Small-subunit ribosomal RNA, 5' domain from an uncultured bacterium, 542 nucleotides, folded computationally.
It matches the Rfam family "Bacterial small subunit ribosomal RNA". Its family is annotated with ribosome and structural constituent of ribosome in the Gene Ontology.
[in-house]
Context: one part of a larger RNA
RNA sequence: GGACGAAUGCUGGCGGCGUGCCUAAUACAUGCAAGUCGAGCGGAGUUUUAUUGGAAGCUUGCUUCUGAUAAAACUUAGCGGCGGACGGGUGAGUAACACGUAGGUAACCUGCCCACAAGACUGGGAUAACUACCGGAAACGGUAGCUAAUACCGGAUAACUUAUUUUCUCGCCUGAGAGAAUAAUAAAAGUCGGAGCAAUCUGGCACUUGUGGAUGGACCUGCGGCGCAUUAGCUAGUUGGUGAGGUAACGGCUCACCAAGGCGACGAUGCGUAGCCGACCUGAGAGGGUGAACGGCCACACUGGGACUGAGACACGGCCCAGACUCCUACGGGAGGCAGCAGUAGGGAAUCUUCCGCAAUGGACGAAAGUCUGACGGAGCAACGCCGCGUGAGUGAUGAAGGUUUUCGGAUCGUAAAGCUCUAUUGCCAGGGAAGAACGUCCGGUAGAGUAACUGCUACCGGAGUGACGGUACCUGAGAAGAAAGCCCCGGCUAACUACGUGCCAGCAGCCGCGGUAAUACGUAGGGGGCAAGCGUUGUCC
Numbered sequence: 001g002g003a004c005g006a007a008u009g010c011u012g013g014c015g016g017c018g019u020g021c022c023u024a025a026u027a028c029a030u031g032c033a034a035g036u037c038g039a040g041c042g043g044a045g046u047u048u049u050a051u052u053g054g055a056a057g058c059u060u061g062c063u064u065c066u067g068a069u070a071a072a073a074c075u076u077a078g079c080g081g082c083g084g085a086c087g088g089g090u091g092a093g094u095a096a097c098a099c100g101u102a103g104g105u106a107a108c109c110u111g112c113c114c115a116c117a118a119g120a121c122u123g124g125g126a127u128a129a130c131u132a133c134c135g136g137a138a139a140c141g142g143u144a145g146c147u148a149a150u151a152c153c154g155g156a157u158a159a160c161u162u163a164u165u166u167u168c169u170c171g172c173c174u175g176a177g178a179g180a181a182u183a184a185u186a187a188a189a190g191u192c193g194g195a196g197c198a199a200u201c202u203g204g205c206a207c208u209u210g211u212g213g214a215u216g217g218a219c220c221u222g223c224g225g226c227g228c229a230u231u232a233g234c235u236a237g238u239u240g241g242u243g244a245g246g247u248a249a250c251g252g253c254u255c256a257c258c259a260a261g262g263c264g265a266c267g268a269u270g271c272g273u274a275g276c277c278g279a280c281c282u283g284a285g286a287g288g289g290u291g292a293a294c295g296g297c298c299a300c301a302c303u304g305g306g307a308c309u310g311a312g313a314c315a316c317g318g319c320c321c322a323g324a325c326u327c328c329u330a331c332g333g334g335a336g337g338c339a340g341c342a343g344u345a346g347g348g349a350a351u352c353u354u355c356c357g358c359a360a361u362g363g364a365c366g367a368a369a370g371u372c373u374g375a376c377g378g379a380g381c382a383a384c385g386c387c388g389c390g391u392g393a394g395u396g397a398u399g400a401a402g403g404u405u406u407u408c409g410g411a412u413c414g415u416a417a418a419g420c421u422c423u424a425u426u427g428c429c430a431g432g433g434a435a436g437a438a439c440g441u442c443c444g445g446u447a448g449a450g451u452a453a454c455u456g457c458u459a460c461c462g463g464a465g466u467g468a469c470g471g472u473a474c475c476u477g478a479g480a481a482g483a484a485a486g487c488c489c490c491g492g493c494u495a496a497c498u499a500c501g502u503g504c505c506a507g508c509a510g511c512c513g514c515g516g517u518a519a520u521a522c523g524u525a526g527g528g529g530g531c532a533a534g535c536g537u538u539g540u541c542c
Stems, first nucleotide, its partner, number of pairs: 001542004006538005013389006019382002021347001026345003030342003035082003040079002043076015089300003099224007108217002113213007121155004130145006161184010190205006226272003233263003238260008275297004279290004302323005325336004353379001355378003361375001362373004392422004402413004426483001429477004436469001441464008486531005491512003497526005507514002
């Protein structure tokens, strides 16, 4: 000199864009953060309409009440499907194939998505919801009975899958690819439209099997990146083999048996510290330091352990067990997990609103309308940082008054002020007022594939309609210099000097050093220098 997720003292006008618990991975009140689908299913409820039974009023064909059946619309606890493995947070642990980089898998998996090929036949038994009864303070259960499905289970069909045999081609050690024969193994008969008297045909979505792709993951390997040798020896599933089990898959991954190996001064083992990287800061570079925000990967979710479900988890807002803590209790037993967004207490030098909206982007579900989304988009607070703007401009010498100083002549503050003439950035007031909106959807039309044809599907055109921010940005007008400057320093380094006070006192100080009666070094004043909505100080890094 530069930099900072900074803190602190004094001061503080505006805007844009960023950033904001570095400490206690401490404990958490309250609200929200993951749901969705009725176009999978049976119910239940509400409303309307139609038919019909009963009762009452009675203007004898009307009204009201009530029951049954059917249809339609809406809502939805339950069964079922998909999603809760993404998104969001944190950095505790980890010195490791965790990360980075370059490769390998002839040792692997992959829901949704895309392409191609084939299919979707025929049967069955349950169970929740519901009803009845019972237990419990509650959380929540038990028994009996009834019912449905895109829930579950048989049979048929079927190979490119698997197993055995066999032929050919190839390779990188196990082997890989293609073909043939035998055996085993699948589905939703669904749902929503359209045509038709019906049988049936047809469109969309969903479903099953196989192959390939894409995406995402898994495993293995070379190399690379901390400190201590005042850590020198470490290791029994340890190192290798055979066999078996297990896994998506290779493997001591696990087990039985056999052998005695394996690592190490090229630093094993131990201890300490630490998430890694793209990057960031500094530096001419080499290098040194850091790993906040943003992006990639990893790990974790009160602490420890475990599996279930699933394409995917050993699962932050799932389950089970143990532990600590907190809460409820009728003492028998139960409930909970902010390192999600806000917020509270505590710790600390120190770090924000219990805000608005799904309008945009993205995600989950759905045919869609749409629902959900503290992701996200915004607003709020904080000079915490960077950048920009303003606090007026011109003129004005009796060099006014006043302050300071003086050798008493003057000098200086100083064109500075006043005065005069202007301007109006920003702020205040008033009026106008966005872009971000493209869709999806609805209405009208055109074309294409498909169909026997229509509906529906796909593409396009025109119109309607959708904004949290926000009456915000921006534009125009009015008015008025009116509302807006401080901080540090002035002995040398280092730009900038005098007076008074003090008298080795009070004090200053980054280093050298000032202060003991003329202090440019302390305190105050005048003047000056520097930076400026900031300026100093402290801390850390280069």